The RNA shown here (SAM riboswitch aptamer (S box leader)) has 119 nucleotides and comes from Gemmatimonadales bacterium UBA7889. Its Rfam family is "SAM riboswitch aptamer (S box leader)". About the family: The SAM riboswitch is found upstream of a number of genes which code for proteins involved in methionine or cysteine biosynthesis in Gram-positive bacteria. Its family is annotated with regulation of gene expression in the Gene Ontology.
This record gives sequence, structure tokens and C1' cells, in this order.
RNA sequence: AACUCAUCGAGACCGGCUGAGGGACUGGCCCUUAGACGCCGGGGCAACCUGUGGAAUGUGGCAAUUCCAAAAGGUGCCAACUCCUGCGAUGGACCCUUGGGUUCAACGACAGAUGAGCC
Repeated sequence: AACUCAUCGAGACCGGCUGAGGGACUGGCCCUUAGACGCCGGGGCAACCUGUGGAAUGUGGCAAUUCCAAAAGGUGCCAACUCCUGCGAUGGACCCUUGGGUUCAACGACAGAUGAGCC
């Protein structure tokens, strides 16, 4: 990298360096020389994995599973719903006329991000 599973409308700053783009991509719409993005230092948010403590199920006893707590370790994250959108079919409203167009909504996918497994 690919594949599998889970989650993605909550949350989270202050400095230093640098200097023109950045928000994955499309179309929008935003952020940005009042310094964005990126890097560094410190801080924080969260609870995916490991470990720790507790409870329940289970057992002859373990194992295993689930839930709760704290947050030591491994990650991640700290603009906007994954910023909106893209593809599918369903329903509502409107327009034009026998068939189509516009818009809105929820649903399901595609794509993306993160974690764990696999490798």
C1' cells in the first nucleotide's frame, strides 16, 4: 500500500520560526500578510488499542464477554457536521405540460479521516 471491522453533527490553546497559500479531490463556500498551511516548545481534548481498579454474566476454578471508572503507555486530534457537495432510489413542494425540469428531506452507497487487526 491492499484487505477486514468499528467510529466520524460533541470536544480542545498559548508562544517561537518561516513566509503564500490552505481547507484530500470536483463544483461551491470558507480560512489567510491583523501571518493561514507547515515545523518546534509547552498546554489541552478525547477514550480506538494496551495495561490498572471495580461490577455483572460465566465456571468446580480459570478463560472469555459486557459495563463502569481513572487516564500510566501507544496512537489520534485541537476552524466551519468528514465545511457543503458528487452516485442511487424514495417522498414532499413548485414549474412546464403528458413527459420532463428545479428544489428540499430522510435513507443507502462512493470517496476521505482515525483506530485495531492482517500483512